[in-house]
Background:
Bacterial small signal recognition particle RNA from an Alphaproteobacteria bacterium, 97 nucleotides, folded computationally. Of the family's consensus pairs, 100% are formed in the model. Its Rfam family is "Bacterial small signal recognition particle RNA". Its family is annotated with SRP-dependent cotranslational protein targeting to membrane, signal sequence recognition and signal recognition particle, plasma membrane targeting in the Gene Ontology. The sequence was found by an Rfam model in a public genome assembly. The coordinates come from a structure-prediction model, not an experiment, and the mean pLDDT is 75.
RNA sequence: GGAAGGACGGUGCGGACGGGCCGCUUCGCCAACCCGGUCAGGUCCGGAAGGAAGCAGCCGUAACGAAUGCGGUCCGGGUCGCGCCGGCCUUCCGCCC
Numbered sequence: 001g002g003a004a005g006g007a008c009g010g011u012g013c014g015g016a017c018g019g020g021c022c023g024c025u026u027c028g029c030c031a032a033c034c035c036g037g038u039c040a041g042g043u044c045c046g047g048a049a050g051g052a053a054g055c056a057g058c059c060g061u062a063a064c065g066a067a068u069g070c071g072g073u074c075c076g077g078g079u080c081g082c083g084c085c086g087g088c089c090u091u092c093c094g095c096c097c
Base pairs, nucleotide, nucleotide: 001093002092003091004090005089006088008086009085010084011083012082013081014080015079017076018075019074020073021072022071023070024069025067026066027065028064035060036059037058038057043052044051045050
């Protein structure tokens, strides 16, 4: 000086894991007034046929809560893999003294 191997430190990339947030799915709950639909009864207009508004109820939904599943994003340097850099150790080979 070269080759191989090992551990260490730094760094880049990627993954898993944990946590926060958001979205999708499902369930629960769900608006008195100023969510939507349908509106019994009753009310109003009409000579009538019909029409209008619309309470209760029912259905659906916003919001809220929960569950695990899925996806996204941020954080963690604690973990794993690969690459690069730095010097350290071991073995072998070659050169000079």